[in-house]
RNA sequence: GCCUAGGUAGCUCAGUUGGUAGAGCAUGCGACUGAAAAUCGCAGGGUCACCAGUUCAAAUCUGGUCCUAGGCA
Numbered sequence: 001g002c003c004u005a006g007g008u009a010g011c012u013c014a015g016u017u018g019g020u021a022g023a024g025c026a027u028g029c030g031a032c033u034g035a036a037a038a039u040c041g042c043a044g045g046g047u048c049a050c051c052a053g054u055u056c057a058a059a060u061c062u063g064g065u066c067c068u069a070g071g072c073a
Base pairs, nucleotide, nucleotide: 001072002071003070004069005068006067007066010025011024012023013022019056027043028042029041030040031039049065050064051063052062053061
């Protein structure tokens, strides 16, 4: 330099064919307990890496940029 995959909550990740952004863990509160742990319920937490384009509507499609991993040279 070229090719491929990826970047979404504090962490690990899902999100199919464009149509209200989600799960588990973690955190806070509550229930339970003599008190804890475990368990159960609820809640908070998001510039979907960044910029632009298409569209009534973009995490999703198109172009460019940055970063990570792997491969080729």

The RNA shown here (transfer RNA) has 73 nucleotides and comes from a Candidatus Dojkabacteria bacterium. Rfam family: tRNA. Rfam classes the family as a transfer RNA. The prediction has a mean pLDDT of 83. NCBI's taxonomy places the organism under Bacteria, Bacteria candidate phyla, Candidatus Dojkabacteria.